[in-house]
Molecule: transfer RNA
Organism: Candidatus Limnocylindrales bacterium
RNA sequence: GGCUGGGUAGCUCAGUGGUAGAGCAAGCGGCUCAUAAUCGCUAGGUCACAGGUUCAAAUCCUGUCCCAGCUACCA
Numbered sequence: 001g002g003c004u005g006g007g008u009a010g011c012u013c014a015g016u017g018g019u020a021g022a023g024c025a026a027g028c029g030g031c032u033c034a035u036a037a038u039c040g041c042u043a044g045g046u047c048a049c050a051g052g053u054u055c056a057a058a059u060c061c062u063g064u065c066c067c068a069g070c071u072a073c074c075a
Stems, first nucleotide, its partner, number of pairs: 001071007010024004018055001026042005048064005
């Protein structure tokens, strides 16, 4: 350099065109004499970046950046 997969909440991930979600973590509350466990609630997002297609894009297309894996030629 080429190919493939990936980048979404603090972390691990789901979501393959039509309201951005789950678990864990955090905060608050219930339960308890208290703590743990458990239950409920709340908050938290530039969907890597830019452009394009579309009535509508996390999702499709193009380019760029980053991560992981595989891999060739010349010298």